[in-house]
RNA sequence: GAGUUUGAUCCUGGCUCAGAACGAACGCUGGCGGCAGGCUUAACACAUGCAAGUCGAACGCCCCGCAAGGGGAGUGGCGCACGGGUGAGUAACGCGUGGGAAUAUGCCCUUCGGUUCGGAAUAACACAGGGAAACUUGUGCUAAUACCGGAUACGAUCUACGGAUGAAAGAUUUAUCGCCGAGGGAGUAGCCCGCGUAGGAUUAGCUAGUUGGUGAGGUAAUGGCUCACCAAGGCGACGAUCCUUAGCUGGUCUGAGAGGAUGAUCAGCCACACUGGGACUGAGACACGGACCAGACUCCUACGGGAGGCAGCAGUGGGGAAUAUUGGACAAUGGGCGAAAGCCUGAUCCAGCCAUGCCGCGUGAGUGAUGAAGGCCUUAGGGUUGUAAAGCUCUUUCGCCAGGGAAGAUAAUGACGGUACCUGGAAAAGAAGCCUCGGCUAACUCCGUGCCAGCAGCCGCGGUAAGACGGAGGAGGCUAGCGUUGUUCGGAAUUACUGGGCGUAAAGCGUGCGCAGGUUGUGAGUUCAGUUGGAUGUGAAAGCCCGGGGCUUAACCUCGGAUGUGCAUCCAAUACUGGCUCGCUGGAGGUUGGAAGAGGAGAGUGGAAUUCCCAGUGUAGAGGUGAAAUUCGUAGAUAUUGGGAAGAACACCAGUGGCGAAGGCGGCUCUCUGGUCCAUACCUGACACUCAUGCACGAAAGCGUGGGGAGCAAACAGGAUUAGAUACCCUGGUAGUCCACGCCGUAAACGAUGUGUGCUAGACGUCGGGAGGCUUGCCUCUCGGUGUCGAAGCUAACGCGAUAAGCACACCGCCUGGGGAGUACGGCCGCAAGGUUAAAACUCAAAGGAAUUGACGGGGGCCCGCACAAGCGGUGGAGCAUGUGGUUUAAUUCGAAGCAACGCGCAGAACCUUACCAGCCCUUGACAUGGGAAGUAUGGACUAGAGAGAUCUAGUUCUUCAGUUCGGCUGGCUUCCACACAGGUGCUGCAUGGCUGUCGUCAGCUCGUGUCGUGAGAUGUUGGGUUAAGUCCCGCAACGAGCGCAACCCUCGCCUUCAGUUGCCAUCACUUCUAGGUGGGCACUCUGAAGGAACUGCCGGUGACAAGCCGGAGGAAGGUGGGGACGAUGUCAAGUCAUCAUGGCCCUUAUGGGUUGGGCUACACGCGUGCUACAAUGGUAUCUACAGAGGGAAGCAAGACAGCGAUGUGGAGCAAAUCCCUAAAAGAUAUCUCAGUUCGGAUUGCACUCUGCAACUCGAGUGCAUGAAGUUGGAAUUGCUAGUAAUCGCGGAUCAGCAUGCCGCGGUGAAUACGUUCUCGGGCCUUGUACACACUGCCCGUCACGCCAUGGGAGUUGGUUUUACCCGAAGCUGGUGAGCCGACGUAAGAGGCAGCCGACCACGGUAGAAUUAAUGACUGGGGUGAAGUCGUAACAAGGUAACCGUA
Repeated sequence: GAGUUUGAUCCUGGCUCAGAACGAACGCUGGCGGCAGGCUUAACACAUGCAAGUCGAACGCCCCGCAAGGGGAGUGGCGCACGGGUGAGUAACGCGUGGGAAUAUGCCCUUCGGUUCGGAAUAACACAGGGAAACUUGUGCUAAUACCGGAUACGAUCUACGGAUGAAAGAUUUAUCGCCGAGGGAGUAGCCCGCGUAGGAUUAGCUAGUUGGUGAGGUAAUGGCUCACCAAGGCGACGAUCCUUAGCUGGUCUGAGAGGAUGAUCAGCCACACUGGGACUGAGACACGGACCAGACUCCUACGGGAGGCAGCAGUGGGGAAUAUUGGACAAUGGGCGAAAGCCUGAUCCAGCCAUGCCGCGUGAGUGAUGAAGGCCUUAGGGUUGUAAAGCUCUUUCGCCAGGGAAGAUAAUGACGGUACCUGGAAAAGAAGCCUCGGCUAACUCCGUGCCAGCAGCCGCGGUAAGACGGAGGAGGCUAGCGUUGUUCGGAAUUACUGGGCGUAAAGCGUGCGCAGGUUGUGAGUUCAGUUGGAUGUGAAAGCCCGGGGCUUAACCUCGGAUGUGCAUCCAAUACUGGCUCGCUGGAGGUUGGAAGAGGAGAGUGGAAUUCCCAGUGUAGAGGUGAAAUUCGUAGAUAUUGGGAAGAACACCAGUGGCGAAGGCGGCUCUCUGGUCCAUACCUGACACUCAUGCACGAAAGCGUGGGGAGCAAACAGGAUUAGAUACCCUGGUAGUCCACGCCGUAAACGAUGUGUGCUAGACGUCGGGAGGCUUGCCUCUCGGUGUCGAAGCUAACGCGAUAAGCACACCGCCUGGGGAGUACGGCCGCAAGGUUAAAACUCAAAGGAAUUGACGGGGGCCCGCACAAGCGGUGGAGCAUGUGGUUUAAUUCGAAGCAACGCGCAGAACCUUACCAGCCCUUGACAUGGGAAGUAUGGACUAGAGAGAUCUAGUUCUUCAGUUCGGCUGGCUUCCACACAGGUGCUGCAUGGCUGUCGUCAGCUCGUGUCGUGAGAUGUUGGGUUAAGUCCCGCAACGAGCGCAACCCUCGCCUUCAGUUGCCAUCACUUCUAGGUGGGCACUCUGAAGGAACUGCCGGUGACAAGCCGGAGGAAGGUGGGGACGAUGUCAAGUCAUCAUGGCCCUUAUGGGUUGGGCUACACGCGUGCUACAAUGGUAUCUACAGAGGGAAGCAAGACAGCGAUGUGGAGCAAAUCCCUAAAAGAUAUCUCAGUUCGGAUUGCACUCUGCAACUCGAGUGCAUGAAGUUGGAAUUGCUAGUAAUCGCGGAUCAGCAUGCCGCGGUGAAUACGUUCUCGGGCCUUGUACACACUGCCCGUCACGCCAUGGGAGUUGGUUUUACCCGAAGCUGGUGAGCCGACGUAAGAGGCAGCCGACCACGGUAGAAUUAAUGACUGGGGUGAAGUCGUAACAAGGUAACCGUA
């Protein structure tokens, strides 16, 4: 820097990624060289070989040799304490750094001095034994630079200052090497100190040699290092003790730095050497390849005993993801011994293995477009792979072959090595992979798959069109490597010193007092600790950095420089901080005078009310609720009056009023008492602020003891409510609430805001005090509180804003993703309840804050709609029709599904339709285009046969396309053949177009510019009025505009003009006197074209002088006049792949095509929509007027005739203002008289009519007969506001026939609307929200099941530490030392040794304690899991507001 919480936004906050690095490992791949690196795990066990010897110029002996000389074991000297390995232990003077004094020192350098006289042994060896071996015993001989004594003593040590003690080694070629004492040096080693160097306080107290002293011992040396005695100290919140982890450093990795992580290789120090202990020798060790003891393990054994220690170099087994050769050489560098030659050296130098890392090189270069072939994609044209290849020209690095051949060595000596390097030769010849391609993040398509297989670092992909899986093509990145995994730092300002926060996101302790600590006013002096400057020493080398140099370059190596921020010492400065001294008054405190107050404690006292008791009056109810009931009451309640008792709380005053640190405090009086404020001077003189631990206070609930108990009231009981109701409501009711004393110590203990101080605009209230002014009840000023609004500023925003969340200072507390969890364990406190302190495993990619837009609310306000209400008529009950579900079926084709599917697609299924089923047929096909061949055609009609038909066969007959250049030439048509293809009502309406429904004819939906806001967004569009309307007016940081509304369009209503047949007939005529029948006319009606007319235009009122509203006039019509067409942005993945079109998929002798028959018409049943009724507003019969709009040629059909009728016969007229359908019906009169009827017509029988190829499944109609249910319809539900409902008939489309459906037409013609509380739907504003798939939302807990980690748990098994006691190896030391002994001594003896005893002590044992780990029947909660069960606690007033503490 990026991704990820959201519909979007800002913030907080975690998770993740891009970078660098590695002793790495794994997967795929692999040409060469240089330089480096290579058991991080089992400090596990080790076969085998090597890793420390050397000296004959210290010594004797033996062997070989003529000798010279060489060899062997032993005595002796030096070395083996270096070099090499490892990191177990160690939290320590271990390491780092800087100092210090009380030391030692072989070899080396230097200086001084010395090197004399003697002695006794012993190994080797010889002999004799023991033993399997390892090894060992006895006797005897012998040498030394081995050992011992004497002398001497420049130095040295001790001292009582008289003195005392203490040395030597020789070898030999005569030149050296040695030896002894002492001083100095160098280097090395030991010791002490300051500072620095992990985590844990859920480790808070530790310590008896402990701390100090005196004395002694011991050491090279200081010291409780050790011992005796004395004292009681020492360490510790500046973290002792304990536990866990760890070698430390130079450095290394990362980072801008500060830091963080790390301690491989190289270098310094430390520690260790199978585990534990202890010492010896020595200059040096408590000793890796020495010794002793104990233990474990392994090996040998003749069972009696012995041997061993790779954390040296190789190597083996084991462990592990994982780490190499049982190589060469001492040529170089270095080490040991030696006088030296030299010997030894797994130190070292080299080689081998490994892409483990870093660096370098190569796998070819140039040219080459028919842009080859092939692959992949494609819109079929092309694109891409791609100058890539091929081809042509050229080169030879590396590798290969051959020849020459170093430096490393200054004489000789070269493991590396015939290596590096040089020269020559052949041939493009031998040499490229890995990962990725959804975003982050560079790179895209096709196919396969179909929430499968799989991917995944995070977000997330995959459910039939996957750029995310797998393959392919292409592309991107890196390259002898590339990816993955692991780890570290970075990004992460995500522990914030540099450099964060705490009102609401995580975070201010409930409040105060206050020790330590931190900080601290002002003036002067002094000091110089901090601070600053300078100097000196140190800060190893290597490394990093800079500049040179050497390998062909680089890596690498090398030289020089710089740095090394640190520590110590010295000198200087004195502003600030600190220390000390003396002052000051501004901070703080005190004195005096006033003031307010529910501040606290105790004692007393008052009235109202509730309840109870007594008495009176009085009678049937009272009480309670949404409605009831439980309950009380005729034994007298409730109500009311009087009297009394008891307890608790204090109405009004009362106020964002007062007081208090907070919790909290409210009738009145008295006593005691704390704090605060103001005024005025004076006094003290920094006495101050904050505060870890600590101490005190601390609502309610709760606990203990004793009182008290009126009301209220957990628990409990009953009544209701409910699906249930362990609740909400009601009736009762115990703890408790009250008092005293003692605990508890928590609250959403909140201003969710720690305390203190200073500074920084104002305005308006209010409480307490003071001052000034005058108008004397007001104004101004001021100090201290308490509020509201606001400038600057701050804030993510909300908001805060002198009472800061502003600007600063001082101190304290707290936070670091959500969950697990304020939980477990442990500690402390508590009588208990519990409180406090306070984790981890595991799990998620979020959790969260503020604000925005929507949606929603059993939130609010305003408004509208046949939404309710007011009415009228229906549905739901019956029968039938029709659609649908279900069932059935071979099939009952398919679709439509709340409103917005269900008389819907279907404006009309007997065949057809038809998509379904059964059977039978066809396969380039019923239909289209293209190729070839044949025929000119061919088509129609008829007959016969087979068949259910499709179809097939045979025959008869009629006819013979168009153009023409006259050629079967062209077109067309038919048949046949082969292939491309046709065809599909097959799937996907969730791949689509188009069309449609719905919210909704609801009034909304947006944009440009500007402005506001960090932003999403807001404003405009909100507000005040008004409207049917975002309609209009006014106002306004908005000004305008668009799609919608309205209007423009059609129709109806009035008028005018024009036109006048098929329409009309007022006037004038004619006629069969009956008709506009005729002449005539166009006046009227009407027809159909053009206009007019209505605009709140006029008047009054009202309103804001507006828009508008109300009333009125005029008018045919009045406030959009009625009706229609017209449907904004969008919503429902709404409907339709079966109207049509169409992507993809599927079928291709079938999912295509044809045909016959059947089915879509089934029928225990449910539902929707209708028709007809149940009757008298009616039925029947009779009589008789008045419509409109349509339709008519395969048609409508008049009049006439026949039939009871459907209808038939026949047919005038009419392609229609002419003719026809056509008759309207409701109406009037009569009758019936309330019945299952003269209602109703289902059902059924018989007989017919019509259409049609055909009415069986399965049409409509007619006549006669039959005469079912039904007497107005439960819950519920629907339509309609005027020419409307209701009622009456008429027509049309479809159609051969078939309507109760649909679309239209007119006739008759109502009732009601108070109103907007409620139901439903909608609009605007506002509010809440944990919703955004948007309440059909979200979401909680128990239970059941699977999995995971974890707590408790009778216990069990280990580890570690520790207490007491027992045992007590080796060893040192103390004592003893009668036994033994060569040096000295004449001797006594001195001295020494063995042995024995004691102290200390490793291992081991017994008993106990603490801690830690593993495990444990059972058990507790937690987390997680796809759709499980029960309820519905939370989010809206979440339907009882929610939440906190407590029981």
About this RNA:
RNAcentral holds the sequence, with entries from ENA, Greengenes and SILVA. A computed fold for a 1447-nucleotide RNA from an uncultured bacterium, annotated as small-subunit ribosomal RNA.